[in-house]
RNA sequence: GGGGGCAUAGCUCAGUUGGGAGAGCGAUACGUUCGCAACGUAUAGGUCAGGGGUUCGAAUCCCCUUGUCUCCA
Numbered sequence: 001g002g003g004g005g006c007a008u009a010g011c012u013c014a015g016u017u018g019g020g021a022g023a024g025c026g027a028u029a030c031g032u033u034c035g036c037a038a039c040g041u042a043u044a045g046g047u048c049a050g051g052g053g054u055u056c057g058a059a060u061c062c063c064c065u066u067g068u069c070u071c072c073a
Base pairs, nucleotide, nucleotide: 001072002071003070004069005068006067007066010025011024012023013022019056027043028042029041030040031039032038049065050064051063052062053061
């Protein structure tokens, strides 16, 4: 320098018809317990990497940029 993949909650990750933003773990509160642990219930937690485009509508399709992994030279 060129090809390909990845970027979604604090962490690990789902998310294919283009229309609901989610799970587990973690956090907080409450309940059970003398207490801890554990379990249960509830709550909080999101610039879907950034910008632009297409569309009635974009995490999802297209283009550019950034970061990262990998292959080739």